[in-house]
């Protein structure tokens, strides 16, 4: 320098065009003599950034940034 994959909640992931889901973690409550465990409820990401296509974009296209891998 060229090619490819990936970037979504604190962490690990799902979501293949119609206002984002789960597990763990976190908070409140219940349970216990008290913890832990368990159960119920709840908060938390406008999806790496910018632009484009579309009635509508996490999803499709372009550029940039970052991580990883391959080629030279």
């Nucleotide at each position: 320098g060229c090619c490819g994959u990936c970037g979504u909640a604190g962490c690990u992931u799902a979501g293949c065009g119609g206002u984002a889901a789960a597990g763990c973690a976190c908070g409140u409550c219940a349970u216990u003599g008290g913890u832990a465990a368990u159960g119920a409820c709840g908060a938390g990401a406008c999806c790496a950034a910018g632009g484009g296509u579309u009635c509508g974009a996490u999803c499709c296209c372009c550029u940039u940034c970052g991580a990883c891998g391959g080629c030279u």

Model confidence (mean pLDDT): 83 of 100. This is a predicted structure of a 72-nucleotide RNA (transfer RNA) from a Minisyncoccota bacterium. Rfam family: tRNA. Gene Ontology term of the family: triplet codon-amino acid adaptor activity. NCBI's taxonomy places the organism under Bacteria, Bacillati, Minisyncoccota.